[in-house]
RNA sequence: GAAGCUGGCCAGACAGUCGCCGCCUGACUUGUCAGGGGGAGGAAAGUCCGGGCUGCAUAGAGCGGGAUGACGGCUAACGGCCGUACGCAGCAAGGUUUAGCAAUAAACCCCAAGGCGAGGAAUAGGGCCACAGAGACGAGUAAGCCGCAAGGUGGACGUGAAACGCGGUAACCUCCAUCCGCAGCAAGACCAAAUAGGCUGGUAAUGGCGUGGCUCGCGCUGCCAGCGGGUAGGUUGCUUGAGCGCACGAGUAAUUGUGCGCCUAGAUGAAUGACUGUCGAAUGCUGCUGCAUAACCGCAGCGCAGGAACAGAACCCGGCUUAUCGGCCAGCUUCACUC
Repeated sequence: GAAGCUGGCCAGACAGUCGCCGCCUGACUUGUCAGGGGGAGGAAAGUCCGGGCUGCAUAGAGCGGGAUGACGGCUAACGGCCGUACGCAGCAAGGUUUAGCAAUAAACCCCAAGGCGAGGAAUAGGGCCACAGAGACGAGUAAGCCGCAAGGUGGACGUGAAACGCGGUAACCUCCAUCCGCAGCAAGACCAAAUAGGCUGGUAAUGGCGUGGCUCGCGCUGCCAGCGGGUAGGUUGCUUGAGCGCACGAGUAAUUGUGCGCCUAGAUGAAUGACUGUCGAAUGCUGCUGCAUAACCGCAGCGCAGGAACAGAACCCGGCUUAUCGGCCAGCUUCACUC
């Protein structure tokens, strides 16, 4: 320097105007205004695995069920991650053979970094598969042999089990070891209206209301206060956390210790936006110039066009998987050249 691979980071920028959702301060007319400050992701997604937190009895035992399975380590935990060993496939490079004048092509071998993946037990037992090929049947048949004859004797081969044997299969059941209680922020806690209903107390039964001109009659049961439960609604849970960054140390690594610094959404029919301007990556050009070339291809610069992927928090966190236009950086391996 080229090629391949792995990992990390970023994933349009700036300014102006108008908005949206929280927070802080101030003002007053108490729900408005003014000022300040904050406002999506690497996957917020799928909800697949693990944990925190909450309730159910301080979640404990049995049965059932589920998950995992090399060895060692990390972690709050994991089916995750790291290291080691093993297996499989296989690109580049390399090698061999064949064809060819050659360039090269094909096949095979070997296959870096990297990728993928299986992984307890087959002498506990059952099932299944393969091997094996007895009896029986073809057939008392063919040939042959014996016999004057009637008849007798008699295969190879094919079909093809069960048991025993032998090998495989646990991604068939099973056995062994380890782990897992159930439900989830619509968890859970608190405040609590109107109406209706409940309970208690008071008042009225010679009452009150309706019908009716009035009486009788007939029909209905009112009013006041308190209590408690639930609903609407509201508050909380709610974001300071297994947090993030840097430095030094331990460790091959995953990871971890110490010190310093930082605060980074908290909505709930659910905010995080729109417009304008300037700039802009990818990309395109049958545009120009230069280098290079026999001429192209190509490379560099300029010009014009173009105008940014997947996607949208909903209690929180660690993973896995899936989607993703592009860019930058680092490391590893192979090859070439130089010292």
Molecule: Bacterial RNase P class A
Organism: Methylophilaceae bacterium